A computed fold for a 110-nucleotide RNA from Candidatus Aminicenantota, annotated as SAM riboswitch aptamer (S box leader).
[in-house]
RNA sequence: UUUUUAUGGAGAUGAGGCGAGGGACUGGCCCGAAGACCCUCAGCCAACCUCUUCCGCCAGGAAGGAAGGUGGCAAAGCCAGAGUCAGGAGCAACCUGACGACGAUAAGCG
Numbered sequence: 001u002u003u004u005u006a007u008g009g010a011g012a013u014g015a016g017g018c019g020a021g022g023g024a025c026u027g028g029c030c031c032g033a034a035g036a037c038c039c040u041c042a043g044c045c046a047a048c049c050u051c052u053u054c055c056g057c058c059a060g061g062a063a064g065g066a067a068g069g070u071g072g073c074a075a076a077g078c079c080a081g082a083g084u085c086a087g088g089a090g091c092a093a094c095c096u097g098a099c100g101a102c103g104a105u106a107a108g109c110g
Base pairs, nucleotide, nucleotide: 001110003108004107005106006105007104013042014041015040016039017038021031022030023029025081026080027079028078043073044072045071046070048069049068050067051064052063053062054061055060077102083099084098085097086096087095088094
């Protein structure tokens, strides 16, 4: 870093440092000198991989735990957003749902 599969309305903070933007992008709406974001230390949350037990011909499934690899700790991926389909409606606008798109994370083959 291409790609495949899967997940996403839950959960989780203190201190120190820095000093102006940040929440991916666009439009909103929020956070931020009562110091955000980011960095360090410690803590915590989760359970994608590793691990243990059971089931299974296999692929894999269920449960457990949290030592290791990870990820995360404002707001539903904060809301909407190429678009498609279905339903509702005042049949234009709009609302709801699904798929999809965009992005994020994990694991696998490269």
Its Rfam family is "SAM riboswitch aptamer (S box leader)". On this family, see Daldrop and Lilley, RNA 2013: "The plasticity of a structural motif in RNA: structural polymorphism of a kink turn as a function of its environment". Rfam links the family to the GO term regulation of gene expression. The RNAcentral record of the sequence draws on Ribocentre. The coordinates come from a structure-prediction model, not an experiment, and the mean pLDDT is 84.